The RNA shown here (c-di-AMP riboswitch aptamer (ydaO/yuaA leader)) has 132 nucleotides and comes from a soil metagenome.
Its mean pLDDT, the model's own confidence on a scale to 100, is 80.

RNA sequence: AGCCGAAUCCCUGAAUGGAAGUCGGGGAACCGGGGACCCAGAUUGUCGGGGCGAAUCGUGCGGCGUAGCCGCGCGUAGCGCUGCUCUUUCGGCGCGAGCCCGUCAGCUAACCCGGCAGGCAUCAGAGAGAGA
Numbered sequence: 001a002g003c004c005g006a007a008u009c010c011c012u013g014a015a016u017g018g019a020a021g022u023c024g025g026g027g028a029a030c031c032g033g034g035g036a037c038c039c040a041g042a043u044u045g046u047c048g049g050g051g052c053g054a055a056u057c058g059u060g061c062g063g064c065g066u067a068g069c070c071g072c073g074c075g076u077a078g079c080g081c082u083g084c085u086c087u088u089u090c091g092g093c094g095c096g097a098g099c100c101c102g103u104c105a106g107c108u109a110a111c112c113c114g115g116c117a118g119g120c121a122u123c124a125g126a127g128a129g130a131g132a
Stems, first nucleotide, its partner, number of pairs: 002120003008028007030115005039106001048104001049101004057075008078095005084131007
């Protein structure tokens, strides 16, 4: 000494008699965005464009305001779990969403900015290799 996720740890101040916790401030680890030369190319119109994330794409039916949008299915790129840890194989189970920026952003050194949440589980397969 369970799982998804970057989302954990440390210091300090306040309210308190004290602990944990809460709120404020700071730091580390981890995570994300912006941002040159070079390279990629550019502009205009049409249906603007872009970011986080595994969460894309196709298709059937129905609805609508019909280049599309919404709802319900079936698949699918991709993703997660399978219990000491890692890699891998087989089997089994599940996800395949949602949110944000606001007309604007390719890559990108220096540099700048931000996040550090939330949500779950109650019995729990097997083989190989290397560890503990």